The prediction has a mean pLDDT of 80. A computed fold for a 78-nucleotide RNA from a Candidatus Humimicrobiaceae bacterium, annotated as transfer RNA. It matches the Rfam family "tRNA". Rfam classes the family as a transfer RNA. The organism belongs to Candidatus Humimicrobiaceae, within Bacteria. The same sequence occurs in records of 2 taxa.
């Protein structure tokens, strides 16, 4: 250079035929309970406006587009 793929709470991911349910779950973390303590177990709680910008549209994590990063592939020069 051409082409696909990936990027959502601190981690790891669900959700991608556009619409309910504050964008869900697990572990982590916070607190309370339990225990003589810790750990395990039980409850509760905080935590993503979805890579990043703009568009379409009543309505976008989802659909177009331009952009960053990271992977795979073909392709060029040497």
């Nucleotide at each position: 250079g051409g082409a696909g793929c990936u990027g959502u709470c601190g981690u790891c991911u669900a959700g991608u035929u556009g619409g309910c349910u504050u964008a869900g779950g697990a572990c982590a973390c916070a607190u309370g309970c339990c225990u003589g303590u810790c750990a395990c177990g039980c409850a509760u709680g905080a935590g993503a406006u979805c890579g990043c910008g703009g568009g379409u549209u009543c309505g976008a994590a989802u659909c177009c587009c331009g952009u960053c990063a990271g992977c795979u592939c073909c392709g060029c020069c040497a």